[in-house]
Model confidence (mean pLDDT): 82 of 100. Small-subunit ribosomal RNA, 5' domain from a metagenome, 547 nucleotides, folded computationally. RNAcentral holds the full RNA, with entries from SILVA.
Context: one part of a larger RNA
């Protein structure tokens, strides 16, 4: 000199963008942070209004309205995503290049076939019991895309018989034949062209979604490898499922991954095992570079979610706000027993030099549900606090010598602060006030014009096209336009050398300075004040830390 997620010490105008527990992965009051779907399915309130009977004149009772609404359930998807933090790992974790001929994939995209006819239960609800709660039964009811047979069935998958091509082991294309194996579920809207009663329904037909079944795409994701990845040999031997074969079992999948036998093997001085630290990368800083130093914000990958284990649901988890088991901690009790898990977003204690509001909004982006309206979202979008950091702006600008006064200084003539400032003419940025007023919204969706297409159909429905309606937290914000008015806005370090700036006074090796050299014992440019001045500037120093 640069630079920091800093902090302290003095000062502080505004504004735009950013940033903000680096320390206790310490403990947490409180709220909120994952729900949705009524186009799966069965039930289904009240409060309130309104009429009306009854009368004991302010109560009861019926009906209807509130409402097929809330609120609960049964089932469907979601909850494995988004948000947090780095404890832990020196590892195929990561990061680069590959492989998967050893693999999986819900939702979503295209192509193909199929959705046939049954059956039992159970939640809610009723009635009832035990518990202080947490909850847990009993007994009867009922649906369903909720479960459970059966029928059908393929270019699926497995067996077994014969083959071709290609080729990187089990693969990729493909012919035959035979045999085993395994599906499903409706909803919703419209209309009668066919049948049937003969109004218009129902079987049906249509449409659109759903399910089941094959294959193909995307996307994710398991899994293996080769290269790079900190220090300490004052750390040299370490290893028994250890290293490998066979068999089987496990897994989507290879594999001692597991188990049974058999074999003795396997790593290492090109550092093994052990110790220590430590999330890895992209990138940040720094430097001309080479390098060295980091790993906050933002991006990706991993991991962990009170501390240690365990599976269970599922396309995906051994699952932050799911379960079970054991501990620690903390709260409840009727002493039998339960409940809890902010390293989510805000806030409070501790800890520290230190690091914000228990805000507002789902308008915008995205993400779950859902046919959609919408509903959820502390993601997100925005405010709020903090000079924490970066850039911008401002604190006026012209003229004005009697070089005022007044400081300091002085050889006492003087010099200096100083065109500085008083006066004059001018400006109008911030701030402030009064008035106007934004983009960010476009889709969806509602209604209406038109075309296509489906199909018996001019119903519907799907889909293009156009026009109108609706939607902004932030915010009466930016922004702009007036109004007055030079007013409300300048410190901080240093001034011996390095280093840009000098003299007075006090002090007198005292008191004190200080980055190094070094200053101070009576004329101190080096300590305190005073004027002067020199560097930055809404900031300057100082400390810490990196190059």
């Nucleotide at each position: 000199g640069a630079a920091u997620g800093a902090a302290c010490g003095c000062u502080g105008g505004c504004g735009g963008c950013g940033u903000g527990c680096u320390u206790a992965a310490c403990a947490c009051a409180u709220g909120c942070a994952a729900g949705u779907c009524g186009c799966a399915c069965g039930a289904g309130a009240a409060c309130g209004c309104u009429u009306c009977a009854g009368c004991u004149u302010g109560c009861u009772g019926a009906a209807g309205u509130u409402a097929g609404u809330a609120a609960a359930g049964u089932g469907g998807c979601g909850c494995a995503c988004g948000g947090g933090u780095g404890a832990g790992u020196a590892a195929c974790g990561c990061g680069u290049g590959g492989g998967u001929a050893a693999u999986c994939u819900a939702c979503c995209c295209c192509c193909g076939a199929a959705u046939u006819g049954g059956g039992g239960a159970u939640a809610a609800c009723a009635u009832u019991g035990c518990g202080a709660a947490g909850g847990c039964g009993a007994u009867g009811c009922u649906a369903a895309u909720a479960c459970c047979g059966a029928a059908u069935g393929a270019u699926a998958u497995c067996u077994u018989a014969a083959g071709u091509a290609c080729c990187c082991c089990g693969g990729u294309a493909u012919u035959u034949a035979a045999g085993a194996u395994c599906a499903a579920a409706g909803g919703u809207g419209g209309c009668c062209u066919c049948u049937a009663c003969a109004u218009g329904u129902a079987a049906g037909c249509u449409a659109u979604u759903g399910u089941u079944u094959g294959g193909g795409g995307a996307u994710g994701a398991g899994c293996c490898c080769g290269c790079g990845u900190a220090c300490c040999a004052u750390u040299a031997g370490c290893u028994u499922g250890u290293u490998g074969g066979u068999a089987g079992g496990g897994u989507a999948a290879c594999g001692g991954c597991c188990u049974a036998c058999c074999a003795a093997g396997g790593c290492u001085g090109c550092g093994a095992u052990g110790g220590u630290u430590a999330g890895c990368u992209g990138g940040u800083c720094u430097g001309a570079g080479a390098g060295g130093a980091u790993g906050a914000u933002c991006a990706g990958c991993c991991a962990c979610a009170c501390u240690g284990g365990a599976a269970c649901u599922g396309a995906c988890a051994c699952a932050c706000g799911g379960u079970c088991c054991a501990g620690a901690c903390u709260c409840c009790u009727a002493c039998g027993g339960g409940a809890g898990g902010c390293a989510g977003c805000a806030g409070u204690g501790a800890g520290g030099a230190a690091u914000u509001u228990u805000g507002c909004g789902c308008a915008a982006u995205g993400g779950g549900g859902g046919a959609a309206a919408c509903c959820c979202u502390g993601a997100c979008g925005c405010a709020g606090c903090a000079a924490c950091g970066c850039c911008g702006c401002g604190u006026g600008a012209g003229u004005g010598a009697u070089g005022a006064a007044g400081g300091c200084u002085u050889u006492c003539g003087g010099g200096u602060c100083g065109u500085a400032a008083a006066g004059c003419u001018c400006u109008g940025u911030c701030a402030a006030g009064u008035g106007g007023g934004a983009a960010g919204a476009a889709a969806a969706c509602a209604c209406g014009u038109g075309g296509u297409g489906c199909u018996a159909a001019u119903a519907u429905c799907a889909u293009c096209u156009u026009g109108u309606g609706c939607u902004g937290a932030c915010g009466g914000u930016a922004c702009c336009a007036c109004u007055g008015a030079a007013g409300g806005a300048a410190g901080c370090a240093c001034c011996g050398g390095c280093u840009a700036a000098c003299u007075c006074c006090g002090u007198g090796c005292c008191a004190g300075c200080a980055g190094c050299c070094g200053c101070g014992g009576u004329a101190a440019u080096a300590c305190g004040g005073g004027g002067g001045g020199u560097g930055c500037a809404a900031g300057c120093g100082u400390u810490a830390u990196u190059c």